[in-house]
Context: one part of a larger RNA
RNA sequence: GCCGAGGAGUUUAUGUCUGUGGUAAGUCUAAGUAUUAUACGGUGACGUAGCGAAAGCAAUCAGCGCGCAGCUUCGGCAAGGCGCGACGUCCGAUAAGGGCGUGAAAUCACAGGUGUAAGACCCGAAAGCAGUUGAUCUAUCCCUGACCAAGGUGAAGCGCUUCGAAAGGAGCGUGGAGGCCUGAAGCGGUAUUGAUAUGCAAUUCAUUCGUCUGAGUUGGGGAUAGUGGCAAAAGACCAAUCUAAACUGCUGAUAGCUGGUUCCCCCCGAAGUAUCACCACAGGAUAGCGUCGCUGGAGGUUGCUUGUGAGGUAGAGCUACGGACGGGAGGUCCUGGGGAGUGAAAUCCUCACCCUCCCUUCCAACUCCGAACUUGCAAGCGCCGUAGAAGGCGACAGACGGGCGCGUAUCCGCAAGGGAUAUGGCCGAAAGGGAAACAACCCUGCAAUGGGUUAAGGGCCCUAAAUCCCGGUUAAAUGUUAAACAGAAUGGCGUCCAACGACGAAAACAAUGAGGCGGUAAGCUUAGAGGCAGCUAUCCGUUAAAAAAAGCGUAACAGCUUACUCAUCGAGUUUUUGGGCCCAGAAAAUGGACGGGGCUAAACCGGGUCCCGAUACCCAUUUGGACUUCAAAAGAGUCUCAGGUAGGGGGGCGAUCUGGUUGGGUAGAAGCUGGGGAGUGAUUCCCAGUGGACCGAUUAGAUUUGCAGAUCUCGGU
Numbered sequence: 001g002c003c004g005a006g007g008a009g010u011u012u013a014u015g016u017c018u019g020u021g022g023u024a025a026g027u028c029u030a031a032g033u034a035u036u037a038u039a040c041g042g043u044g045a046c047g048u049a050g051c052g053a054a055a056g057c058a059a060u061c062a063g064c065g066c067g068c069a070g071c072u073u074c075g076g077c078a079a080g081g082c083g084c085g086a087c088g089u090c091c092g093a094u095a096a097g098g099g100c101g102u103g104a105a106a107u108c109a110c111a112g113g114u115g116u117a118a119g120a121c122c123c124g125a126a127a128g129c130a131g132u133u134g135a136u137c138u139a140u141c142c143c144u145g146a147c148c149a150a151g152g153u154g155a156a157g158c159g160c161u162u163c164g165a166a167a168g169g170a171g172c173g174u175g176g177a178g179g180c181c182u183g184a185a186g187c188g189g190u191a192u193u194g195a196u197a198u199g200c201a202a203u204u205c206a207u208u209c210g211u212c213u214g215a216g217u218u219g220g221g222g223a224u225a226g227u228g229g230c231a232a233a234a235g236a237c238c239a240a241u242c243u244a245a246a247c248u249g250c251u252g253a254u255a256g257c258u259g260g261u262u263c264c265c266c267c268c269g270a271a272g273u274a275u276c277a278c279c280a281c282a283g284g285a286u287a288g289c290g291u292c293g294c295u296g297g298a299g300g301u302u303g304c305u306u307g308u309g310a311g312g313u314a315g316a317g318c319u320a321c322g323g324a325c326g327g328g329a330g331g332u333c334c335u336g337g338g339g340a341g342u343g344a345a346a347u348c349c350u351c352a353c354c355c356u357c358c359c360u361u362c363c364a365a366c367u368c369c370g371a372a373c374u375u376g377c378a379a380g381c382g383c384c385g386u387a388g389a390a391g392g393c394g395a396c397a398g399a400c401g402g403g404c405g406c407g408u409a410u411c412c413g414c415a416a417g418g419g420a421u422a423u424g425g426c427c428g429a430a431a432g433g434g435a436a437a438c439a440a441c442c443c444u445g446c447a448a449u450g451g452g453u454u455a456a457g458g459g460c461c462c463u464a465a466a467u468c469c470c471g472g473u474u475a476a477a478u479g480u481u482a483a484a485c486a487g488a489a490u491g492g493c494g495u496c497c498a499a500c501g502a503c504g505a506a507a508a509c510a511a512u513g514a515g516g517c518g519g520u521a522a523g524c525u526u527a528g529a530g531g532c533a534g535c536u537a538u539c540c541g542u543u544a545a546a547a548a549a550a551g552c553g554u555a556a557c558a559g560c561u562u563a564c565u566c567a568u569c570g571a572g573u574u575u576u577u578g579g580g581c582c583c584a585g586a587a588a589a590u591g592g593a594c595g596g597g598g599c600u601a602a603a604c605c606g607g608g609u610c611c612c613g614a615u616a617c618c619c620a621u622u623u624g625g626a627c628u629u630c631a632a633a634a635g636a637g638u639c640u641c642a643g644g645u646a647g648g649g650g651g652g653c654g655a656u657c658u659g660g661u662u663g664g665g666u667a668g669a670a671g672c673u674g675g676g677g678a679g680u681g682a683u684u685c686c687c688a689g690u691g692g693a694c695c696g697a698u699u700a701g702a703u704u705u706g707c708a709g710a711u712c713u714c715g716g717u
Stems, first nucleotide, its partner, number of pairs: 001717006011118013026046003032040003050057002060085001063084004070077002086102006121260002124257001128250006139224009148214001150182003153178001157174007186211003191207002194205002226242001228238002263652006273287004289398001290396006299384003303381009315369001316367002322363003326359006335352006402427003406424007432443003447622007457612003460597003466609001468608006479599002490584003494581006501574003511568005517541003522536003547562001550561003623642002625639004653706001655703010671690008
């Protein structure tokens, strides 16, 4: 892991609500008793009157009106309901006004929902306290025993010799000290961070290593006990358990936390927000949002239009205020700075200031203005509603971690698949088709079956449908990506389109041929300066045209081009601006991605026709739901009905047992195996075989009543 069995909202008391039933201004008994399953028992409980702290006082004259259901002689009447008046009591002043009450419905039982108290749906702590049991492990101590191969070193003391006056020293022996040395047993456990690591072993094995006469090792006996011991102190050790042992009990501790929580079908269907308190933010309470029931009885309204109000945003504007801001012109000489000037002044120049004018630029906390848009009210239209809306009351919830690379608007942030807000949509709780794949992007809201038509998106092959038609663009494999999922500033004499110009058959543009001169080497400067270092000037003549020279060049000249002109040639050339596609800009780690193949269209832009393509739409048949007819069922009809998590409501299937009724079975029960039917389903019926003795149906009732999950429990494998 699998298989089998077990395995989780229960029981009692009590409150409350709903349903059913009994009795009803009353209802019911409790403990208990008896001739025992029916009686008795009324102590008492709830109800029949409230208000007030209390003393105390104490209610609808069934008054008037409206009106749903219903009834109707169609005039109306009108249970329940609503409104007005009235009444009781309290506060108050014998007020006003207000609070709580008043035109009778309760109570008992059973069943169900739910609250509370209890273990309270089940399993799960780390812990806490009490009482016991442990020192055969281990720590320390006490008593009594045992053990430590061999070798080395050679302290004191002593002897001899020798030196010295002596004290004493030296040498050679002897001797055999030591928490001395080497090293077995023993004890230990350093390193390999070796082996092993479901081991030989819940600490071992190998090699290596420490120590081995001592603070040594060890047998037996004994002492210390859990807020306690013992400790050469590591929070070590106290029986594989220690920063407080183990066992038993309190104990089903508590857990706002995790996990699990068992059959089916039908209807509806959320929230992740606001507020409050909380050592609180993993939880709760109230409201909002869901479901169900009752009530109610005619309006409701999220859409559109019009009318009439509200608003100060976007935008715009500023000589309309406040504030900011660039430049110019004019004026005054009030004031200040700087400069010139003077002995000092006067005076002059300039900048600023002030005034006027002109041009120009702005503002979340500016507004003379001012939309879209939002919104109040009213009317009309539309939609919903007597097949019962809106509103009201009650019962039961869940939920209070939301998310979105979505649209719009706004704020914070350099920014982010970032944070915050509003509004709408979607996911959450939504399947299907498309986007290669892809919760929230596009299309579209899935009862069942069959047929057809479309949506988004597609139509070369993978792959259903055009190698479709017309016109353009691109040469970069750009692209073949709706976006999410990138490509910028800046560049391009890449190419296409458009527009205003300029030149052009009186011949343009380009190319080629020829010319490109004279005064003059202009003057000055300079060593030189001759078109071409620099400065000044830039004339005149001849011409078809030719600069006092645009560039190269020389030391300076020379030389080569150019401007300019003619000829040849023969039709467009060219500047600028705007736009389309394209190119550069362009860097990431294994080789690689338009989904792939591949494509020069099968790319991009524009137009057209046809086709494919979904659970969408249409048609047919069927099921269910709501409603109508209706006492109910059957049948018929109507519906813009049919996704669904948490959750609410409704109806069923099956299991075991009990009572009533009624059946089957040795001519073969239950169970098991195989086969065939029915039902939306839980399930159920039939046949055969096996099996060999019990088993159903229906109705009413009662439950230790349904398993795939819980690192679930036990057993098997």
Large-subunit ribosomal RNA, domain II from a Candidatus Heimdallarchaeota archaeon, 717 nucleotides, folded computationally. Its mean pLDDT, the model's own confidence on a scale to 100, is 82.